[in-house]
Formats: sequence, structure tokens, C1' cells
RNA sequence: GCCGGAGUGGCGGAAUGGUAGACGCGUGCGACUCAAAAUCGCAUAUCGAAAGGUGUGAGGGUUCAAGUCCCUCCUCCGGCA
Repeated sequence: GCCGGAGUGGCGGAAUGGUAGACGCGUGCGACUCAAAAUCGCAUAUCGAAAGGUGUGAGGGUUCAAGUCCCUCCUCCGGCA
């Protein structure tokens, strides 16, 4: 240099172009217990007092609608030279 794959909350990881973050882990609070462990319940992106806004590596495009499709770029992984 060329080809292919990947990038989503604190972590792993889902999502057929149509409610973004299911599910699990972790964490916080509570229940249970003499106390704990285990188990169970609720909460857990971000800004804001709220209403509401923003958020899928970055920027653009297509579309009524994009994590998903198209283009350029960044980072990582693999292959070829």
C1' cells in the first nucleotide's frame, strides 16, 4: 500500500430501517438474618428544578424514520504484498 472484520451505558453484549441499550455482570438502596453469605425487590447513560433536550468511534449523505444503508476519516484485529 491492497482486502476483510470490529467500534453501542462502569464491563460483557443484544437490537429485521420503526419504543436505543434487551439480557447478564458490577454498583447503590431496601427486604430477609442476632449478624453475615446466599436469595429476593427497586434503581443504575448524560444535561436540566421540571418540562424537555442530547447520546450507538468522528463528520457528512439517503430516508417520513438510520446503531443498521451510502461516502470520507480515526482506532483496533486479521489476511495479502
This is a predicted structure of an 81-nucleotide RNA (transfer RNA) from a Patescibacteria group bacterium. Rfam family: tRNA. Its family is annotated with triplet codon-amino acid adaptor activity in the Gene Ontology. It is annotated as a transfer RNA. The prediction has a mean pLDDT of 80.